Model confidence (mean pLDDT): 78 of 100. A computed fold for a 130-nucleotide RNA from Nocardioides jishulii, annotated as FMN riboswitch aptamer (RFN element).
[in-house]
RNA sequence: UCGCGUGCUCUGGGGGCGGUGAAAUUCCGCACCGGCGGUGAAAGUCCGCGACCCGGCCACCUCCAGUGGUCGGUUGAGCAGGUGAAAUUCCUGCACCGACGGUUAAAGUCCGGAUGAGAAGCGCACGCAG
Numbered sequence: 001u002c003g004c005g006u007g008c009u010c011u012g013g014g015g016g017c018g019g020u021g022a023a024a025u026u027c028c029g030c031a032c033c034g035g036c037g038g039u040g041a042a043a044g045u046c047c048g049c050g051a052c053c054c055g056g057c058c059a060c061c062u063c064c065a066g067u068g069g070u071c072g073g074u075u076g077a078g079c080a081g082g083u084g085a086a087a088u089u090c091c092u093g094c095a096c097c098g099a100c101g102g103u104u105a106a107a108g109u110c111c112g113g114a115u116g117a118g119a120a121g122c123g124c125a126c127g128c129a130g
Stems, first nucleotide, its partner, number of pairs: 003128006010121001016030004031109002033098002035049004044096002053073008078094005100112003
């Protein structure tokens, strides 16, 4: 220094103004936000990972519910032009996307599960091998 393994730490941002209304930070107009790894050069929209959500099986339980474990599934959205050796990543323009439950009215931004859990991943420590 590289590879593998174990443990630990960390691990998401954003509703301001106006309109309508009995009621909306949820609708309308203008706003605001963008996790982790990768990539010929920097990415919410490319390739992957994860949270969320759903299901099978197992355990606890008389059963339901619930909790835990495990296996699996689902998982959004970008074009055009420019520069360049190289960019769906930069620049310009115009677009688009965003779990579940709740709410006097429909939520990416409010409240809640959550001062939670947690993988990918960064970092640290230790071990093994060359």

Of the family's consensus pairs, 100% are formed in the model.